Context: one part of a larger RNA
RNA sequence: UGACGGGGGCCCGCACAAGCGGAGGAACAUGUGGUUUAAUUCGAUGAUACGCGAGGAACCUUACCCGGGAUUGAACGCAGUUGGAUGAGAGAUGAAAGUUUCUUUCCAGCAAUGGUCGACUGCGAGGUGCUGCAUGGUUGUCGUCAGCUCGUGCCGUGAGGUGUCGGCUUAAGUGCCAUAACGAGCGCAACCCCUACCGUCGGUUGCCAUCAGGUAAAGCUGGGGACUUCGUCGGGACUGCCAGUGCAAGCUGUGAGGAAGGUGGGGAUGACGUCAAAUCAGCACGGCCCUUACAUCCGGGGCGACACACGUGUUACAAUGGCAAGGACAACGGGCAGCCAACCAGUGAUGGUGCGCUAAUCCCUUAAACCUUGUCCCAGUUCGGAUCGGAGUCUGCAACUCGACUCCGUGAAGCUGGAUUCGCUAGUAAUCGCGCAUCAGCCAUGGCGCGGUGAAUACGUUCCCGGGCC
Numbered sequence: 001u002g003a004c005g006g007g008g009g010c011c012c013g014c015a016c017a018a019g020c021g022g023a024g025g026a027a028c029a030u031g032u033g034g035u036u037u038a039a040u041u042c043g044a045u046g047a048u049a050c051g052c053g054a055g056g057a058a059c060c061u062u063a064c065c066c067g068g069g070a071u072u073g074a075a076c077g078c079a080g081u082u083g084g085a086u087g088a089g090a091g092a093u094g095a096a097a098g099u100u101u102c103u104u105u106c107c108a109g110c111a112a113u114g115g116u117c118g119a120c121u122g123c124g125a126g127g128u129g130c131u132g133c134a135u136g137g138u139u140g141u142c143g144u145c146a147g148c149u150c151g152u153g154c155c156g157u158g159a160g161g162u163g164u165c166g167g168c169u170u171a172a173g174u175g176c177c178a179u180a181a182c183g184a185g186c187g188c189a190a191c192c193c194c195u196a197c198c199g200u201c202g203g204u205u206g207c208c209a210u211c212a213g214g215u216a217a218a219g220c221u222g223g224g225g226a227c228u229u230c231g232u233c234g235g236g237a238c239u240g241c242c243a244g245u246g247c248a249a250g251c252u253g254u255g256a257g258g259a260a261g262g263u264g265g266g267g268a269u270g271a272c273g274u275c276a277a278a279u280c281a282g283c284a285c286g287g288c289c290c291u292u293a294c295a296u297c298c299g300g301g302g303c304g305a306c307a308c309a310c311g312u313g314u315u316a317c318a319a320u321g322g323c324a325a326g327g328a329c330a331a332c333g334g335g336c337a338g339c340c341a342a343c344c345a346g347u348g349a350u351g352g353u354g355c356g357c358u359a360a361u362c363c364c365u366u367a368a369a370c371c372u373u374g375u376c377c378c379a380g381u382u383c384g385g386a387u388c389g390g391a392g393u394c395u396g397c398a399a400c401u402c403g404a405c406u407c408c409g410u411g412a413a414g415c416u417g418g419a420u421u422c423g424c425u426a427g428u429a430a431u432c433g434c435g436c437a438u439c440a441g442c443c444a445u446g447g448c449g450c451g452g453u454g455a456a457u458a459c460g461u462u463c464c465c466g467g468g469c470c
Stems, first nucleotide, its partner, number of pairs: 008470006015461002019424005026315008034306002042053002064301006076124008087104007106115003126290002129288003135284002137279003140275001142273001147186006153162003166177003192267004197235003201231003207224002211222003238261001241255001242253004304443001317417001321376007333364003338357002342353004383414001388409007430453007
């Protein structure tokens, strides 16, 4: 100077408390450990690994295992030599890769030569092999916590201190006052984006109040720019005003006005640094190692195993419910090897015909919870849907290992979960559905978004955890 203390003071945070809903018990999905295996490729391991890299493992991917090949090599560059052997077609063999046989055969130019391609030779290859404790780059975390420093001056022999402390205040080292300090930088805040209100300009593919036409119905048509909406550019909120309080900064108010009030709500933004934190398998790169193999091609298998243990989830255990019929209301997005209207066939997954749309025009697209009516009558049930049998659909060379979906049958555990533990303070939790990326298909119950319905509680800071200042 720091760090630490079951030392003290002050202060924060879903940290506790007050509440709501979960996990821990069941079945299944998924990740991990372990075990097994020819292989179950590799990495990630308290918080900060475990629905993580992986935003798509049947082949491919693929790095692993078994087997079969080829060795300047699967791809590429340069130089040299050589030649028409390439290519195309057919056959044999093989699981394929490949090996091999036969037939036929370059282009431009008179030519020299040039082009294209192949073979050979040489030099460069190749490595998801090791080291993240040699590294770059990127990332997690403390933590969006309020801190971390510098110049000059002053103090101290010096390490260093001061400033950055003290009082008040703030979400904030945010400010005010005081002051041997005076200033400044990186952070804070603001500037950026979305959202909530209004105005201006514009008006198609959007809209329809008024007028006219028109329909079974419909902005369907003429027309209109009012409204909604979509875009452009602006306004608006600043403790600005009032009252109280205070030296001030500020604080308080059921205050006024206002769509919004004291950072309006959300996002992006992550200081100096910490953990020799993570990544050599995204990429790059030093060193080391392999070079007929630790490189490379192909077929099949594995990454999907299963006495078990843990994490994260989905579905439930029912009546605030299940089932049946009828009725209503979204937003974000996506679409040409695509989205697919409508009609027909099928109980259905889906198939056939086929309109429109490169999309505010057409389609995905009937949202579901909700409302109305009926039924069930508290049961392992008309709850629950695992598992298994049969029959199918679709994608794709190919669904045995190992895909999703449909129909019929089957109908397991489970009657609210021990110790313990997690999330959340408002359009939040809870609950309900919808879309997208990846993608042939899909193991998505995951991830990222979108809207619908919509709570309870916070006395307070003694205690647990983490953090800041003295």
The prediction has a mean pLDDT of 83.
Predicted 3D model of a 470-nucleotide part of an RNA (small-subunit ribosomal RNA, 3' major domain) from an uncultured bacterium.
The full RNA is in RNAcentral, with records from ENA.